[in-house]
Molecule: c-di-GMP-I-GGC riboswitch aptamer
Organism: Candidatus Syntrophopropionicum ammoniitolerans
RNA sequence: GGAGAUAAAGGCAAACCGGUUGAAAAGCCGGGACGCAAAGUCAGGAGUCUAAAUCACCGUAAGGUGACAGGAUCGUCCGGCCGCCGAAA
Numbered sequence: 001g002g003a004g005a006u007a008a009a010g011g012c013a014a015a016c017c018g019g020u021u022g023a024a025a026a027g028c029c030g031g032g033a034c035g036c037a038a039a040g041u042c043a044g045g046a047g048u049c050u051a052a053a054u055c056a057c058c059g060u061a062a063g064g065u066g067a068c069a070g071g072a073u074c075g076u077c078c079g080g081c082c083g084c085c086g087a088a089a
Stems, first nucleotide, its partner, number of pairs: 004085001011036002016031006034075001040081003044078003047073004054067005
C1' cells in the first nucleotide's frame, strides 16, 4: 500500500411511536434498533419521491387532470473530498 475479522476502542441508526417544521416529499429532537467499514461529507451525473407556485386543458363554480420551475433523498447507484481501528492469507 492493500485486505475487512467471531479482534479491540468507539461510531451511526431502518421500520415504528411521541413532539415539532413543511403544501408535500421529507427534515429536526426524543424513544427505538433493521441494519451499516464510510449508514462521514458534497445534490456534480443517473434514479426515485414530491409538486404549494406557474403553465395547459376540463368545469358555471367548488374543484379535477397533465406538465413543470423548484424541493427532497448520499440508508438507491456512480463520482468528488475527508477519515477510526487493523488479524490471517